Background: Small-subunit ribosomal RNA, central domain from an uncultured Acidobacteriota bacterium, 350 nucleotides, folded computationally. The sequence was found in a public genome assembly. Rfam family: Bacterial small subunit ribosomal RNA. The prediction has a mean pLDDT of 86.

Context: one part of a larger RNA
RNA sequence: UUGGGCGUAAAGGGUGCGUAGGCGGUGCGGUAAGUCUUCUGUGAAAUCUACGGGCUCAACUCGUAGUCUGCAGGAGAAACUGCCGUGCUUGAGUAUGGGAGAGGUGAGUGGAAUUCCUGGUGUAGCGGUGAAAUGCGUAGAUAUCAGGAGGAACACCUGUGGCGAAAGCGGCUCACUGGACCAUAACUGACGCUGAUGCACGAAAGCUAGGGGAGCAAACAGGAUUAGAUACCCUGGUAGUCCUAGCCCUAAACGAUGACUGCUUGAUGUGGCGGGUACCCAAUCCCGCCGUGUCGAAGCUAACGCGUUAAGCAGUCCGCCUGGGGAGUACGGUCGCAAGGCUGAAACUC
Numbered sequence: 001u002u003g004g005g006c007g008u009a010a011a012g013g014g015u016g017c018g019u020a021g022g023c024g025g026u027g028c029g030g031u032a033a034g035u036c037u038u039c040u041g042u043g044a045a046a047u048c049u050a051c052g053g054g055c056u057c058a059a060c061u062c063g064u065a066g067u068c069u070g071c072a073g074g075a076g077a078a079a080c081u082g083c084c085g086u087g088c089u090u091g092a093g094u095a096u097g098g099g100a101g102a103g104g105u106g107a108g109u110g111g112a113a114u115u116c117c118u119g120g121u122g123u124a125g126c127g128g129u130g131a132a133a134u135g136c137g138u139a140g141a142u143a144u145c146a147g148g149a150g151g152a153a154c155a156c157c158u159g160u161g162g163c164g165a166a167a168g169c170g171g172c173u174c175a176c177u178g179g180a181c182c183a184u185a186a187c188u189g190a191c192g193c194u195g196a197u198g199c200a201c202g203a204a205a206g207c208u209a210g211g212g213g214a215g216c217a218a219a220c221a222g223g224a225u226u227a228g229a230u231a232c233c234c235u236g237g238u239a240g241u242c243c244u245a246g247c248c249c250u251a252a253a254c255g256a257u258g259a260c261u262g263c264u265u266g267a268u269g270u271g272g273c274g275g276g277u278a279c280c281c282a283a284u285c286c287c288g289c290c291g292u293g294u295c296g297a298a299g300c301u302a303a304c305g306c307g308u309u310a311a312g313c314a315g316u317c318c319g320c321c322u323g324g325g326g327a328g329u330a331c332g333g334u335c336g337c338a339a340g341g342c343u344g345a346a347a348c349u350c
Base pairs, nucleotide, nucleotide: 004321005320006319007304008303012318014201015200016199017198021194022193023192025088026087027086028085029084030083031082033081034080035077036076037075038074039073040072041071042070048066049065050064051063052062053061054060091191092188093187094186095184096183097182098181103177104176105175106174107173108172109171110154115149116148117147118146119145120144121143125136126135162169163168206247207246208245209244210243211242215241216240220236221235222234223233258317259316260315261314262313263312266295267294268293269292270291271290272289273288274287275286276285299306300305323350324349325348332343333342334341335340
């Protein structure tokens, strides 16, 4: 609960596609469902309101008027909404020509580094810490040189740089492939926006099956520290981290800010494209569009701050909130192999 809100106080769905629904540019003509005017019928009485009357007043009661905000039918109006018809090009899309990009999927390939193995040189320590010890080493370690194996990640470039709906994406090459942007204004002619249910995607961890396993590392073991130390530190170390196929569906999934459209002083960086100035080009400078930052007018805000990438001024649609705890719990339903997810109370209490 006909109200006010959602950056930080409770509150924007993790993200997209899209069904129903809601909303929707501009000209002309028609229609008359909504809308407006008018008339007729009906809308019982009592009640209610106003005025007047009757009981000595009042309650009560009687009369007149109003009201009953509605429904049905007839006549009319045509601005707006709807519907029908016919146009338009600014919204939207298409086409042509361009350049940018860690966008996605698959395959191949490169060097540095760590570890391990083999061999050479070489000898007593190495490693680790606040200090140590566990640990490794005379069966030759650490160090150093050569060769080999294997897995994972890609230094510099790297940039409040780029791309993607979000999650996210970074060595190099090839193949396939999505989207955005700029220019032209050729084509279609409102084809649009949002989006309950639904469908798809969705970090990490976790699960199932089969591989793989260098480094790192929950659990675990040992050494320290300590009153204790189920920790922080050290030595080891298994799941896991990686690949393939299938699940899970959560997050401080954050810009803690839903999507779309229009309007509203500026300054200054940076990425992409285009136009212009200048001797041709280039650098530089000026201008336009798209993206991404910083600072700030007005305005907004409880303040912090936001400020053309709005949290300003308006509109359309969706989601959500309504004191704290109990509780994202119980029960039920549904999904899942499980872990658990989604939906989601109440008693009681302050």